[in-house]
RNA sequence: AGAGUUUGAUUCUGGCUCAGAUUGAACGCUGGCGGCGUGCUUAACACAUGCAAGUCGAACGUGAAAGUCCUUCGGGGCAAGUAAAGUGGCGCACGGGUGAGUAACGCGUGGAUAAUCUACCUUCAGGAUGGGAAUAACGACUGGAAACGGUCGCUAAUACCGAAUACGCGAUCAGUGAACAUUGAUCGGAAAGAUGACCUCUGCUUGCAAGUUAUCGCCUGGAAAUGAGUCCGCGUCCCAUUAGCUAGUUGGUAAGGUAACGGCUUACCAAGGCGACGAUGGGUAACCGGUCUGAGAGGAUGACCGGUCACACUGGAACUGGAACACGGUUCAGACUCCUACGGGAGGCAGCAGUGGGGAAUAUUGCGCAAUGGACGAAAGUCUGACGCAGCGACGCCGCGUGAGGGAAGGAGGUCUUCGGAUCGUAAACCUCUGUCAGAAGGGAAGAAGUGAAUGUAGGCGAACAGUCUAUAUUUUUGACGGUACCUUCAAAGGAAGCACCGGCUAACUCCGUGCCAGCAGCCGCGGUAAUACGGAGGGUGCGAGCGUUAAUCGGAAUCACUGGGCGUAAAGCGCGUGUAGGCUGCUUUUCAAGUCAGGGGUGAAAGCCCACGGCUCAACCGUGGAACUGCCUUUGAAACUGGAGAGCUUGAGUAUCGGAGAGGAUGACGGAAUUUCAGGUGUAGGGGUGAAAUCCGUAGAUAUCUGAAGGAACACCGGUGGCGAAGGCGGUCAUCUAGACGAUAACUGACGCUGAGAUGCGAAAGCGUGGGGAGCAAACAGGAUUAGAUACCCUGGUAGUCCACGCUGUAAACGAUGGAUGCUGGGUGCAGGGAAGUAGAUUUCUGUGCCGUAGCUAACGCGAUAAGCAUCCCGCCUGGGGACUACGGUCGCAAGGCUGAAACUCAAAGAAAUUGAUGGGGGCCCGCACAAGCGGUGGAGUAUGUGGUUUAAUUCGAUGCAACGCGAAGAACCUUACCUAGGCUUGACAUCCGGGGAAUCUUUAUGAAAGUAGAGAGUGUCCUUCGGGAAGCCCCGAGACAGGUGCUGCAUGGCUGUCGUCAGCUCGUGCCGUGAGGUGUUGGGUUAAGUCCCGCAACGAGCGCAACCCCUGUCUUCAGUUGCGAACAGGUGGAGCUGAGCACUCUGGAGAUACCGCCCCGGUCAACGGGGAGGAAGGUGGGGACGACGUCAAGUCAUCAUGGCCCUUACGCCUAGGGCGACACACGUACUACAAUGGCGCGCACAAAGGGAAGCGAGAUCGUGAGAUGGAGCCAAUCUCAAAAAACGCGUCUCAGUCCGGACUGGAGUCUGCAACUCGACUCCACGAAGUCGGAAUCGCUAGUAAUUCGAGAUCAGCAUGCUCGGGUGAAUGCGUUCCCGGGCCUUGUACACACCGCCCGUCACACCACGAAAGUUGGUUUUACCCAAAGCCGGUAGGCAAACGAUGUAUGUCGAUGCAGCUGUCUACGGUAGGACCGAUGAUUGGGGUGAAGUCGUAA
Repeated sequence: AGAGUUUGAUUCUGGCUCAGAUUGAACGCUGGCGGCGUGCUUAACACAUGCAAGUCGAACGUGAAAGUCCUUCGGGGCAAGUAAAGUGGCGCACGGGUGAGUAACGCGUGGAUAAUCUACCUUCAGGAUGGGAAUAACGACUGGAAACGGUCGCUAAUACCGAAUACGCGAUCAGUGAACAUUGAUCGGAAAGAUGACCUCUGCUUGCAAGUUAUCGCCUGGAAAUGAGUCCGCGUCCCAUUAGCUAGUUGGUAAGGUAACGGCUUACCAAGGCGACGAUGGGUAACCGGUCUGAGAGGAUGACCGGUCACACUGGAACUGGAACACGGUUCAGACUCCUACGGGAGGCAGCAGUGGGGAAUAUUGCGCAAUGGACGAAAGUCUGACGCAGCGACGCCGCGUGAGGGAAGGAGGUCUUCGGAUCGUAAACCUCUGUCAGAAGGGAAGAAGUGAAUGUAGGCGAACAGUCUAUAUUUUUGACGGUACCUUCAAAGGAAGCACCGGCUAACUCCGUGCCAGCAGCCGCGGUAAUACGGAGGGUGCGAGCGUUAAUCGGAAUCACUGGGCGUAAAGCGCGUGUAGGCUGCUUUUCAAGUCAGGGGUGAAAGCCCACGGCUCAACCGUGGAACUGCCUUUGAAACUGGAGAGCUUGAGUAUCGGAGAGGAUGACGGAAUUUCAGGUGUAGGGGUGAAAUCCGUAGAUAUCUGAAGGAACACCGGUGGCGAAGGCGGUCAUCUAGACGAUAACUGACGCUGAGAUGCGAAAGCGUGGGGAGCAAACAGGAUUAGAUACCCUGGUAGUCCACGCUGUAAACGAUGGAUGCUGGGUGCAGGGAAGUAGAUUUCUGUGCCGUAGCUAACGCGAUAAGCAUCCCGCCUGGGGACUACGGUCGCAAGGCUGAAACUCAAAGAAAUUGAUGGGGGCCCGCACAAGCGGUGGAGUAUGUGGUUUAAUUCGAUGCAACGCGAAGAACCUUACCUAGGCUUGACAUCCGGGGAAUCUUUAUGAAAGUAGAGAGUGUCCUUCGGGAAGCCCCGAGACAGGUGCUGCAUGGCUGUCGUCAGCUCGUGCCGUGAGGUGUUGGGUUAAGUCCCGCAACGAGCGCAACCCCUGUCUUCAGUUGCGAACAGGUGGAGCUGAGCACUCUGGAGAUACCGCCCCGGUCAACGGGGAGGAAGGUGGGGACGACGUCAAGUCAUCAUGGCCCUUACGCCUAGGGCGACACACGUACUACAAUGGCGCGCACAAAGGGAAGCGAGAUCGUGAGAUGGAGCCAAUCUCAAAAAACGCGUCUCAGUCCGGACUGGAGUCUGCAACUCGACUCCACGAAGUCGGAAUCGCUAGUAAUUCGAGAUCAGCAUGCUCGGGUGAAUGCGUUCCCGGGCCUUGUACACACCGCCCGUCACACCACGAAAGUUGGUUUUACCCAAAGCCGGUAGGCAAACGAUGUAUGUCGAUGCAGCUGUCUACGGUAGGACCGAUGAUUGGGGUGAAGUCGUAA
């Protein structure tokens, strides 16, 4: 620091996802040791049991027992003034827990308290005199189950109460005084003793008491410290779909209350107070230091530790106290639990352990007060689940170990393999060492300072050498952890490694299994038979006592953008003005100092983070010091900028005067053309309408035409990227009223400005209301067409509406998809309005409106002084797609509806611009038997053949639009043959290796359908030899390695082939352009069959294709002449190159030549090239063939062959016989033969080319009607032979008919091939004589030696050809042309397509699932208003009742007073109740749309 993912590819926008760090975690697998930390995040759920707050006898009165000793047996002493309870004091408000509530002065930070309190501690000053009355404990009696009491009686105090005294204390008054304060007067208010010691003074005189003294305690006042209360500035979450809230409310006066200010409370008076700078309401939440993350700014968080707050079963209340409205106190109410004798009682773990429950989940009912700290005490000490330790948990961090060195036969084994090997791997074994941790034995700390006691020393008090207190020295005494840390020794490599991952992101690859199954997955995505993605294995990578997963936070995310984003087309500029608050604001100068900046002071707790040093062996951890804490407050200064105040300026803004332009607005009046209607005239059969028609109008007279009239709406031409307006918008002419902009002048004001949340006005069309109007047009509607349908497009009609007036609606692709204002930044060229100077023109200036373009900007397209450039100010808006311009709520509207505006759920995209293709019933250019023009067919018939289908034991398999279907198959009776049935074989029919035997081989018997099985006989080879034997080949037997497979996969492949297409295309290098995909070149102008060539050009060149080179054919030359030829010469026949001779010609087959737009004319850019002509056998690639670019179709073929993988192995292999591939209601393709006279038949007669031939072709001859047979001359072929060419031509006949056409089918008889013609061959003869009279829709071939027609030959082959291939003979017609159909090429354009139009894709309906809305209601929670009831309690009232202290009376155990208590009562009030409302949920028959689903239905909207 980035990466993956939208696309065929690209750039951008934009979301989703990942890599990092972290955690009080949990889960899965695994687990050796130690240190330091940490551990109910959930039910503030309920709690058994134990412990967590007591202490003081030196405040006080009582006061045992066990045990033991003595005894006169009565008892007594010690224990012991101990235990214990009580009175009293102090403590229990600390410490410990939890986070429910709380959005608040609760917390943080900084201030205020002159508005306050503060026990214990410290310090200063002063005091402590003298009395009184009770009461608990206790005793007696007594109630109750218990808890707990009741009555009577006794008693003490540092308990309680008077009195005295008292300050600088408190209160009141008076003076001074703003306040604080100060002075004076009056009144009021205290106390307690305890312990130790002593005898100088006094008393009794032993010693004690008074007393004295030391220490502690007590009272009053002051100060300080500590702690607490209260107030204020600033900061402190989300929702505006919460906008108004408030009656003690806001303020005042008076009183009350409090430690203290205050509506804190009450009475009266006033009507205020808060709020868009977010009140009120709702939701959520303890806050902070800090913690996590981050470069930072931020974001998230508030466990442990520390500070604050709140709470203590729930709700209310007060008491005591210095402090509480009190966790382990009281009281009331409620819920719950427990005890009960049913009368009544008891309780509160959010203390430490622990239990149940909840939960994914969180520990021991441990030890100790040794240390630190706390309460009490004079102290010893007691108490302390605070705390210190230990236990449990890998929960986290840190450290250590599981060994180290050597060791290649690279062992065995595993895995893979191309079978060679590679790898695990120096890894192991083996050798030599070491000893951390764990284990055993022994030693063994620090943490401890004290306190007390004893003995000294010094000092204070004192008369004292008593005594005591303080300080100090020595000795002695105190450890839970724990026999722990640590140290030494011993033994022994011995006890100690796992987890995740390995397709990309992301480090790490192979095999097997599985077969869209099982499964994986963070995103993209893997899996449908060769899965590096599933599962296992081997190997590897990463981390390591841990590793992964899940959850959560920050980061990456500049994806809410302060740092640090955007808004023309990606999400995003309000439809447009006016304007309030707010924000921002020209130049000069003076001043203030709020912002700002600088210096100082206070604070910013500690811990933490950071730095340095130090302590545990290191580290984690801990200690000490520093820095930092970016903040707040305060003080002193500065004055540039912002701001406040004052004074001025003119350039921003406005005013004034003059001038012209304009569909700017409103109102009224007028005008002509046209449509329609009405009336009349002329006139006659149509009109109208359409792609074509029909509905419709018209003989009752239309349309057409003429005249007249009525009425409404709109204003041709001018008219223009012309004008005006803020936008919407505005168009005949004239008048009236009226707004704005512009130019010129530079007279006036003097910043008066810009923007603008709310607000307010305007706002097309459609629509709504009321009243008019209504010619034309025209939703709805009707009819006619079109159509598969046509609720549309087209036509004929036609109502709202369109028009006017008044009112509403408030939206549009209200668009420049571009908010407003100001300034700056090259040019060119138009238009509109005005001006300057100028003879005119050129020139120049301001405003508006267009085009092109520089720089710059932009993802690109594009924008470019009218910015989307460079800057400033203000407003509005955006944050993935869908859901959703939706729901609910609110608000506006008469309604329609508008504005505001979510969520659940779902997807990994949605999108912008540009690129290359493909495509279009887009455009331009061009080609092709593509159409057209022709000729002949197919489709109808019969047959042949192939296919589908069906059938079958099997009908083997493959090929399936063009580009399968007379195709593989150039030839299925057996064989072939792969299929079926049956019979057999199992190292096999075939190959290699090993062992044994045997020459090979031949003849033959039985059985069998054959294969085979069981026998018999003959026969003994070749090579080498040391003569023993060995070797090769062949056969038989045996064992196993293996053979074999036309079994599967052509979607694992090679090779071969088809097709687009013989179409003219397809690319590369360098350069250039573009961010890039890519473009350019290859486009353009011509031309060509052609990317053929020329010209031009940021391109210049090149390659594969085209063409040419090759073959055949057409002409000629030359060479060579046998088997070919026949001209001349000669011979010769019935005839004949038959013979001699020849090679001239034909021909054969080698080598060459020829044709190139070369020549002429014309056209054309003087080019390429085209048109015509001459010559020539041939003329513009002469004709034909071979030859097929980059690629496409996962095209075809595993059954030609080869081949990976899989499968079978007494069978899916092999042999054999028979059957099948030949079936047959049917459908299709391709052919043949026909339907006849351009013909059939008969007779006669003529002319080829190219081929084949030895297991062959087979002549002449003979036989047969014939197929053919017999026979065998010749020929290994220019020699012989197949072999007859046929159509043609001549003559005759048939005369239009199912025929003398046609030949299927069938019967009979034969021939040939062959082991064998039944299933199932071909041919011949005789007989039979079907359909068919030219073929519907549709469709095929062909442009010249072609179509058509006609024969011949060949391959395959024993035989079998209507098929295929080749060859010649005869031999046409037509082509205007490129509009249309099909296919193709180039350019251009649109595109939401890229599997590429056979594409994509929309909506209803049907089915399933999911979340949501509405809904008669039902139900719960929160909250609120009014009223009722009213516990406990504080405060207040109170006749009557009760009462020790004090006062009075003065003798009455009385009375009165003061005061108090209980009771009663009043205000307030918790819980509870009644009625009504608000908000938030849950649920609800039914219903609504939405989303997602496999290949459903209907259409086809984009």

Small-subunit ribosomal RNA from an uncultured bacterium, 1502 nucleotides, folded computationally. The coordinates come from a structure-prediction model, not an experiment, and the mean pLDDT is 84.